[in-house]
């Protein structure tokens, strides 16, 4: 320098839970704590999953006003709310792929 990751780890990271702060939320940050991790360093490019404040659409509900009618019924309907859904909205890099850098070992 190139290829590679069976075993090991000097040093490193730190799941859940708990505490504090923060966010609409998913979640994040710090402390504590270790389930695990050879990239559990970093980056949302692709897929997945999660959230629903914001923007847009919509099932549905309400409904100013109007039309038809024997009718308390039917129809149209400004506008309002809205489960849900989409976003070049957000989260997850410890969901997977990809990119990029690095440690150790082997050849």
């Nucleotide at each position: 320098u190139g290829c590679u990751u069976u075993a090991a780890a000097a040093g490193g990271c730190a799941a859940a839970g708990c505490u504090a702060c923060u966010g609409a939320g998913a979640g994040g940050u710090a402390g504590u704590g270790a389930c695990g991790c050879a990239a559990a360093a970093c980056c949302u490019c692709c897929g997945g999953u999660c959230c629903a404040a914001c923007u847009g659409g919509u099932a549905u509900g309400g409904g100013c006003g109007g039309c038809u009618u024997u009718a308390u019924a039917g129809c149209c309907a400004a506008c309002c709310a809205a489960a849900u859904u989409a976003g070049c909205g957000g989260a997850u890099a410890g969901c997977g792929g990809g990119g990029c850098u690095g440690c150790a070992g082997g050849c």